The part of an RNA shown here (small-subunit ribosomal RNA, 3' major domain) has 473 nucleotides and comes from an uncultured bacterium.
Its Rfam family is "Bacterial small subunit ribosomal RNA".
Its mean pLDDT, the model's own confidence on a scale to 100, is 86.
The full RNA is in RNAcentral, with records from ENA and SILVA.

[in-house]
Context: one part of a larger RNA
RNA sequence: UGACGGGGGCCUGCACAAGCGGUGGAGCAUGUGGUUUAAUUCGAAGCAACGCGAAGAACCUUACCUGGACUUGACAUCUCGGGAAUUUUGCAGAGAUACGAAAGUGCCCCUUUGGGGGAGCCCGAAGACAGGUGCUGCAUGGCUGUCGUCAGCUCGUGCCGUGAGGUGUUCGGUUAAGUCCGGCAACGAGCGCAACCCUUAUCUUCAGUUACCAUCAUUAAGUUGGGGACUCUGAAGAGACUGCCCGGGUGAACCGGGAGGAAGGCGGGGAUGACGUCAAGUCCUCAUGGCCCUUAUGUCCAGGGCUACACACGUGCUACAAUGGCAGGAACAAAGGGAAGCGAUAUCGCGAGGUGGAGCAAAUCCCACAAAACCUGUCCCAGUUCGGAUAGGAGUCUGCAACUCGACUCCUUGAAGUUGGAAUCGCUAGUAAUCGCGGAUCAGAACGCCGCGGUGAAUACGUUCCCAGGCCU
Numbered sequence: 001u002g003a004c005g006g007g008g009g010c011c012u013g014c015a016c017a018a019g020c021g022g023u024g025g026a027g028c029a030u031g032u033g034g035u036u037u038a039a040u041u042c043g044a045a046g047c048a049a050c051g052c053g054a055a056g057a058a059c060c061u062u063a064c065c066u067g068g069a070c071u072u073g074a075c076a077u078c079u080c081g082g083g084a085a086u087u088u089u090g091c092a093g094a095g096a097u098a099c100g101a102a103a104g105u106g107c108c109c110c111u112u113u114g115g116g117g118g119a120g121c122c123c124g125a126a127g128a129c130a131g132g133u134g135c136u137g138c139a140u141g142g143c144u145g146u147c148g149u150c151a152g153c154u155c156g157u158g159c160c161g162u163g164a165g166g167u168g169u170u171c172g173g174u175u176a177a178g179u180c181c182g183g184c185a186a187c188g189a190g191c192g193c194a195a196c197c198c199u200u201a202u203c204u205u206c207a208g209u210u211a212c213c214a215u216c217a218u219u220a221a222g223u224u225g226g227g228g229a230c231u232c233u234g235a236a237g238a239g240a241c242u243g244c245c246c247g248g249g250u251g252a253a254c255c256g257g258g259a260g261g262a263a264g265g266c267g268g269g270g271a272u273g274a275c276g277u278c279a280a281g282u283c284c285u286c287a288u289g290g291c292c293c294u295u296a297u298g299u300c301c302a303g304g305g306c307u308a309c310a311c312a313c314g315u316g317c318u319a320c321a322a323u324g325g326c327a328g329g330a331a332c333a334a335a336g337g338g339a340a341g342c343g344a345u346a347u348c349g350c351g352a353g354g355u356g357g358a359g360c361a362a363a364u365c366c367c368a369c370a371a372a373a374c375c376u377g378u379c380c381c382a383g384u385u386c387g388g389a390u391a392g393g394a395g396u397c398u399g400c401a402a403c404u405c406g407a408c409u410c411c412u413u414g415a416a417g418u419u420g421g422a423a424u425c426g427c428u429a430g431u432a433a434u435c436g437c438g439g440a441u442c443a444g445a446a447c448g449c450c451g452c453g454g455u456g457a458a459u460a461c462g463u464u465c466c467c468a469g470g471c472c473u
Stems, first nucleotide, its partner, number of pairs: 007473007015463002019427005026318008034309002042053002064304007073129001077128002079125005086103005092097001107118004131293002134291003140287002142282003145278001147276001152191006158167003171182003197270004202238007212227002216225002241264001244258005320420001324379006336367003341360002346355003386417001391412007433455007
């Protein structure tokens, strides 16, 4: 000077408390450990590994295993020789590949029309070299997590101290904030805070097509004429600043209350992450030092594996039911995506889906019926008309190909489960809870992830205690 203390003081945070819903018990999904295996590729390890890298493992991916092959190599540059490139095809083989057959003579320059040279591409030879998801994240760059959106971290000059260093940054108030005010051997400044950015909430102006429809016609229908009001869209503005009033306070900062206002004291949300910490993570995104392999630790191929299963843990989904299940009726979104795409009307099928192809590069057409909610009926508390695992059969779709190992549909089957021990998690408002919709990845393959809207609560006395953090001592 820090760090630490079952030392003290002050303060903050879904940290506790007050509440609501979960996890821990069940079945399944998914990740991990372990075990197994020829291989079950590798990494991630308290918080901050474990629905994580992976926004998607049947082949490919793929790095792993078994077997079959190659050795200047699948890929780059250079030298030499040959050939146009290229297309079609036979045989062997699991394929990689090996051995053939046929067609084919292009482009640019020179030219004595015989030919020569060159670019690109292909084949062959030799060697320089390629190649490595091999090791080291404790050699590194870059990127990232975390403390933490916590309010801190420093510098110049001056002053103090022999010096390390201190002061400033402490103190009294105040704030979400080292925010601001006052004081002070300090005076200033920088990185952070805040603001500037995006979005959302209100209004005005401008602009009306594909959006809208009050008035006038018209139609099955904003369908058409028309309209520029409204909604909405998207550009520019306005608006909120403690600006105004009252009280408190040091005639301060600021705090409490009020008016007006769509919104009030940071209005809500986002982006934004200081100096640093964890030799944190990543050499398997990429880059890169060193080391190692070089007929193999490189490369190609087929098949298998990453999907195993006594078990243990994490994260989720579905339930255990009546605030419910089932049947029928009938409403109301937002945000997105669409050309090797989205695919309507129609039609076939109980259905997944098939046929077919209108329209649409999309405020126009399509995906696309939102679901919960609401109304009517039924079930009557039961392992049930709850629950749907498992299993048998029959199918659909994608794709060379669904055996290992896809999703979905129909019929049948109808397991555990009657609210979950110790323990533990999330959340303070349009939040939790609950309901559906979309997207990325993607041929196909979400209960995951990222978004979107619908319905819509309870509680917070308080800071003694648990956890984390800040300041002073």